[in-house]
Context: one part of a larger RNA
RNA sequence: UGACGGGCACCCGCACAAGCGGUGGAGCAUGCUGUUUAAUUCGAAGAUACGCGAAGAACCUUACCUGGGCUUGACAUCCCGCUGACCGUCUUGGAAACAAGAUUUUCCCUUCGGGGACAGCGGUGACAGGUGGUGCAUGGUUGUCGUCAGCUCGUGUCGUGAGAUGUUCGGUUAAGUCCGAUAACGAGCGCAACCCUUAUCUUUAAUUGCUAACAUUCAGUUGAGAACCUUAAAGAUACUGCCGGUGACAAACCGGAGGAAGGUGGGGAUGACGUCAAAUCAUCAUGCCCCUUACGUCCAGGGCUACAGGCGUGCUACAAUGGCUGGUAUAAUAAGACGCAAAACCGUGAGGUGGAGCAAAUCUCCAAAGCCAGUCUCAGUACGGAUUGAAGUCUGCAACUCGACUUCAUGAAGCUGGAAUCGCUAGUAAUCCCGAAUCAGAAUGUCGGGGUGAAUACGUUCCCGGGUGUUGUACA
Numbered sequence: 001u002g003a004c005g006g007g008c009a010c011c012c013g014c015a016c017a018a019g020c021g022g023u024g025g026a027g028c029a030u031g032c033u034g035u036u037u038a039a040u041u042c043g044a045a046g047a048u049a050c051g052c053g054a055a056g057a058a059c060c061u062u063a064c065c066u067g068g069g070c071u072u073g074a075c076a077u078c079c080c081g082c083u084g085a086c087c088g089u090c091u092u093g094g095a096a097a098c099a100a101g102a103u104u105u106u107c108c109c110u111u112c113g114g115g116g117a118c119a120g121c122g123g124u125g126a127c128a129g130g131u132g133g134u135g136c137a138u139g140g141u142u143g144u145c146g147u148c149a150g151c152u153c154g155u156g157u158c159g160u161g162a163g164a165u166g167u168u169c170g171g172u173u174a175a176g177u178c179c180g181a182u183a184a185c186g187a188g189c190g191c192a193a194c195c196c197u198u199a200u201c202u203u204u205a206a207u208u209g210c211u212a213a214c215a216u217u218c219a220g221u222u223g224a225g226a227a228c229c230u231u232a233a234a235g236a237u238a239c240u241g242c243c244g245g246u247g248a249c250a251a252a253c254c255g256g257a258g259g260a261a262g263g264u265g266g267g268g269a270u271g272a273c274g275u276c277a278a279a280u281c282a283u284c285a286u287g288c289c290c291c292u293u294a295c296g297u298c299c300a301g302g303g304c305u306a307c308a309g310g311c312g313u314g315c316u317a318c319a320a321u322g323g324c325u326g327g328u329a330u331a332a333u334a335a336g337a338c339g340c341a342a343a344a345c346c347g348u349g350a351g352g353u354g355g356a357g358c359a360a361a362u363c364u365c366c367a368a369a370g371c372c373a374g375u376c377u378c379a380g381u382a383c384g385g386a387u388u389g390a391a392g393u394c395u396g397c398a399a400c401u402c403g404a405c406u407u408c409a410u411g412a413a414g415c416u417g418g419a420a421u422c423g424c425u426a427g428u429a430a431u432c433c434c435g436a437a438u439c440a441g442a443a444u445g446u447c448g449g450g451g452u453g454a455a456u457a458c459g460u461u462c463c464c465g466g467g468u469g470u471u472g473u474a475c476a
Stems, first nucleotide, its partner, number of pairs: 001476002003473003007470007015460002019424005026316008034307002042053002064302007073127001077126002079123006088103006106117004129291002132289003138285002140280003143276001145274001150189006156165003168181004195268004200236007210225002214223002239262001242256005318417001322376007335364002339358002344353003383414001388409007430452007
């Protein structure tokens, strides 16, 4: 100087407390472990692994296993020889890869000898190739402490020196934020602001969106309008600016006015010096080591989907604030040509036929909880839907291993969950649907969107994490 303390003081955070809803019990989904297996590819491991890499494993993907093939190779450059095309079509063998054969088929220059371009086949070696090893050789990227308020430097001063001071102290703040004091005076990286979005208004613009007035219609449908709504560009607005009080005549704090909004308005992006030899050689790049008729590469089938047990994360429930039946109202984000697909018709239904319209404020895809009636009356039930049987639909060469969905039948467990444990402070929790990426098909996951919409916070003694000062130390 740090680090540590079941030392002290001060401060903060959904850290506790106060509340609301869960997890832990059940069934299923999904990831992991373990076991099994020819293989169940690999990585991730307290917090910071475990619906994680994977925004989507039937083939492919795929890295794994079994079997069948190839060896200058699936891919790149160079050299030599042969052919003239390549592509495509057909036949035979085969699971395919592949092998054998048939058919079709080039261009430029030319001294007609040949040369060149491009492509295929064959050969030679230089080489290719490796998701093989090492993340404890590395770059790059990322997690975490933590959006915590810290981390440093120059000059000066103090100290023999390591170092100290500044950065401490009194207030204050979300903040090393600001004010005052001060052997310090300044500065840098962080904080804040600048950026995006949301909340209010104005101007401009007015179609495909909108409709107050005037006509018109089943209908903003059509004239018409530019007020409203909305859209999207530019601006305005909030600064402790004003008033009162407290404070040290400061910074600031408390209350108030006006205001759509008030003291960082809400949300996002943004992550200092560093820590964990943290993660990643399987995104990529890369040193060294290793393989080279195989640890490379092509193909078929299988596996990654196994199943005694254990763990994590979720979904659905256990019902009456509910289930079922009928009627009825209201969104936003977004996506659409290899696409979204209306009307109409067929089917109990998944869906099929059909194809209007739309590269879309024009067309398409488009809610549920809610509300109004009826029924069920506390039961393993008209709750719950697992599992299984049968019949189907769709995608796709192909749904056996191993897809999603539909209909009929079947109707497990489960009556609110031990110890323990998680999230959340407001348009939040809870609850209800919708969209998208990936994608032929395949979400209870992920990322977004809106609808309905709470309770509680006395307080900081305690648990956890963090910051500052100080103290002790046989630790560095």
Model confidence (mean pLDDT): 83 of 100. The part of an RNA shown here (small-subunit ribosomal RNA, 3' major domain) has 476 nucleotides and comes from an uncultured Mycoplasmatota bacterium.